A computed fold for a 109-nucleotide RNA from a soil metagenome, annotated as SAM riboswitch aptamer (S box leader). Model confidence (mean pLDDT): 83 of 100. The RNAcentral record of the sequence draws on MGnify.
RNA sequence: CAUCUAGAGGGGUGGAGGGACUGGCCCAGCGAAACCCCGGCAACCACCUUGGACCUUCGGUUCAAGGGGAGGUGCCAACUCCAGCAGGUCGUUGAGGAUCUGGAAGAUG
Numbered sequence: 001c002a003u004c005u006a007g008a009g010g011g012g013u014g015g016a017g018g019g020a021c022u023g024g025c026c027c028a029g030c031g032a033a034a035c036c037c038c039g040g041c042a043a044c045c046a047c048c049u050u051g052g053a054c055c056u057u058c059g060g061u062u063c064a065a066g067g068g069g070a071g072g073u074g075c076c077a078a079c080u081c082c083a084g085c086a087g088g089u090c091g092u093u094g095a096g097g098a099u100c101u102g103g104a105a106g107a108u109g
Stems, first nucleotide, its partner, number of pairs: 001109004009038005017027003021084004039076003044072002047067009080105001085102006
């Protein structure tokens, strides 16, 4: 800096935790984490094609659009599971609340 409402799980070992943190709410002996094997999703990087711009022009840089899935990452419960901070709207006698926007934090590249 970009993306985060889509998508994609079986087996073996293991044996009680896991969903980042806090609160909630969930998942888990009909087997959690972790490790291994196989499979899959996606398209960030890499690769290929086309076009534009630029440069010190046998070439290179950069931007945009597209492609495929053999390479490097990542991912395969729940919107990043929800909220956390600020504001708008709605609603209530009041409080709790509902919803939207932005932010924070986090994740991946």